[in-house]
RNA sequence: GAGCCGGCCGGGCGGCCGCGUCGAUCAGGGCUUGCUCUGGUCGCCGAGGAAAGUCCGGGCUCCACAGGGCAAGGUGGUGGGUAACGCCCACCCGGGGUGACCCGCGGGACAGUGCCACAGAAAACAGACCGCCGUCCGGCUCGCCGGACGGUAAGGGUGAAACGGUGGUGUAAGAGACCACCAGCGACCGAGGUGACUCGGACGGCUAGGUAAACCCCACCUGGAGCAAGGUCAGACAGGAAGCGCUCGAGGGCUGCCCGCCCGAGCUUUCGGGUAGACCGCAUGAGGCCUGCGGCAACGUAGGCCCGAGAGGGAUGGUCGCCGGCUGCCUUCGGGCAGUGCACAGAACCCGGCUUACAGGCCGACUCGU
Numbered sequence: 001g002a003g004c005c006g007g008c009c010g011g012g013c014g015g016c017c018g019c020g021u022c023g024a025u026c027a028g029g030g031c032u033u034g035c036u037c038u039g040g041u042c043g044c045c046g047a048g049g050a051a052a053g054u055c056c057g058g059g060c061u062c063c064a065c066a067g068g069g070c071a072a073g074g075u076g077g078u079g080g081g082u083a084a085c086g087c088c089c090a091c092c093c094g095g096g097g098u099g100a101c102c103c104g105c106g107g108g109a110c111a112g113u114g115c116c117a118c119a120g121a122a123a124a125c126a127g128a129c130c131g132c133c134g135u136c137c138g139g140c141u142c143g144c145c146g147g148a149c150g151g152u153a154a155g156g157g158u159g160a161a162a163c164g165g166u167g168g169u170g171u172a173a174g175a176g177a178c179c180a181c182c183a184g185c186g187a188c189c190g191a192g193g194u195g196a197c198u199c200g201g202a203c204g205g206c207u208a209g210g211u212a213a214a215c216c217c218c219a220c221c222u223g224g225a226g227c228a229a230g231g232u233c234a235g236a237c238a239g240g241a242a243g244c245g246c247u248c249g250a251g252g253g254c255u256g257c258c259c260g261c262c263c264g265a266g267c268u269u270u271c272g273g274g275u276a277g278a279c280c281g282c283a284u285g286a287g288g289c290c291u292g293c294g295g296c297a298a299c300g301u302a303g304g305c306c307c308g309a310g311a312g313g314g315a316u317g318g319u320c321g322c323c324g325g326c327u328g329c330c331u332u333c334g335g336g337c338a339g340u341g342c343a344c345a346g347a348a349c350c351c352g353g354c355u356u357a358c359a360g361g362c363c364g365a366c367u368c369g370u
Base pairs, nucleotide, nucleotide: 001368002367003366005364006363007362008361009360011323012322013321014320015319016318017317019046020045022043023042024041025040026039027038028037029036030035031034048344052355053354055353056352057351058350059349060226061225062224063223067259068258069257070256072222073221074220075219076218077091078090079089080088081087092106093104094103095102096101107217108216112215113214114211115210116209129156130155131152132151133150134149135148136147137146138145139144140143164182165181166180167179168178169177183207185204186203188201189200190199191198192197230280231279232278233277239271240270241269242268243267244266251263252262253261254260287306288305289304290303291302292301293300294299324342325340326339327338328337329336330335
């Protein structure tokens, strides 16, 4: 100097005004006389690394604790981590890079079926367009040309892909037809590894296309709905009509279907009427930080310390000063001047991930070149 990987921050301090929850207090109102409503004052606290997308996985809650089969969906190298995962760690295999390192929706294509655009003669039980070779016929300038019938996958050409590669034997020309070496395949033996797999040996047949984010096969996983879950309290109202049903059972639950089991006296449509309030759930949790120990690591474990958003038309804002950024200009390289509120974005039951967005900046490990 160039690069690669990981971790972290993502404005700071202060003044004034405003908003929300909570606490204290004051005034007024209500009543069941210690609670509640309204308003004021004071005080504490008040967004994020992604709060986002809602894509996975869980906690929690309810559905009668949810049986069997089919279907459907998901996952897919191996071993671990975890509450769980499609996440993370380590390793294996394949590909890329000089390297640090990066990328891989990475089971099965001899179970079966399907598909393989364009180009090309031919695209899967292969295929004669050119070329090469043989035989026959014809022609002539006499070693070539044309035609017919055959042989041939070595050469050309097309393609993402043309049914092993190189060399030789062989042949009319050729061909795993045969041979040597190499690649690859299958089953076997030995060694290493928990395993994916790797290394070595000997054998066989000479060679096997791709595609499973196509159907399919194999292994494993999945009950459904979601905080508008769900619970408590308070309050309002008015019923009418039609259809079906009351054990010969409508309807409902096991949430796609069937079987099976269970509940069961109401159910459906429609006209009309009423309400749309409060509280709990709800923030101490698979929580964070530091240190020690175990582990390559993800992570686990022990001890110590810390943990003050909680709305419900939905608060978290505005403005000013100083400092810091950023941009432009000037420079005597010390800095000065001007401009700019200054990345992405904003909680709504809670966690673990993934993905996406992001001005600017900090720290650490490593690689290559000089």
Source information
A computed fold for a 370-nucleotide RNA from a soil metagenome, annotated as Bacterial RNase P class A. Rfam family: Bacterial RNase P class A. The family's RNA type in Rfam is ribozyme. Its mean pLDDT, the model's own confidence on a scale to 100, is 78. The sequence is in RNAcentral, with records from MGnify.